């Protein structure tokens, strides 16, 4: 190179809960520990959530449908970068 073991050092953290930002989706700190061998960066393609403001419809509702744009790298590809390890 290529691999990732009921394994060893050492990592990371999902539901929940508790603050803070955010219209939401969510994100961040802190507890947690579901799980990860990139669960490390990047929203570049797909996909999934979300839809302020304004507009649109009619059932006039804590509706729906539009749409700036946001989020999700723990959905999946793709692109960078990198710790241990030698069992198979």
């Nucleotide at each position: 190179a290529a691999g990732g073991a009921g394994a060893a050092g050492g990592g990371c953290a999902a539901a929940c809960c508790c603050g803070u930002c955010g219209a939401a989706a969510g994100a961040c700190g802190g507890g947690g520990g579901c799980g990860c061998a990139a669960a490390g960066u990047c929203a570049c393609c797909g996909g999934c959530c979300u839809a302020a403001c304004g507009a649109g419809c009619c059932u006039c509702g804590c509706g729906c449908u539009c749409c700036a744009g946001g989020g999700u790298a723990g959905c999946g590809g793709g692109a960078c970068c990198g710790c241990c390890c030698g069992a198979a």